[in-house]
C1' cells in the first nucleotide's frame, strides 16, 4: 500500500438470506435457605450492537466512510 475477518452487557458469546419490546451464559446485586458463609433457588438491573453517514416503511443485519484489532499478499 493493497486484500480479507473481527468489533453486540463488566466479561465469554448466540442473533446477521431485514421486521416488530436485542438475548443467553458468567460475574456483580437483591431475596429466599444457612449458626455464618459457600453452593443452590428466584427476582430486578445492566446495551447509544465501535463511530459518522446513506438506502428503506422498516438497520445489530444491506451499502460507503472512518477507527481499533488480527491475518495474508506487496
Nucleotide at each position: 500500500g493493497c486484500g480479507c475477518c473481527u468489533a453486540u452487557a463488566g466479561c465469554u458469546c448466540a442473533g446477521c438470506a431485514g421486521g416488530a419490546u436485542a438475548g443467553a451464559g458468567u460475574a456483580g446485586c437483591a431475596c429466599a435457605c444457612u449458626c455464618c458463609g459457600a453452593a443452590u433457588g428466584u427476582g430486578a438491573a445492566g446495551g447509544u450492537c465501535a463511530g459518522c453517514a446513506g438506502u428503506u416503511c422498516g438497520a445489530a443485519u444491506c451499502u460507503g466512510c472512518u477507527u481499533a484489532g488480527g491475518c495474508g499478499c506487496a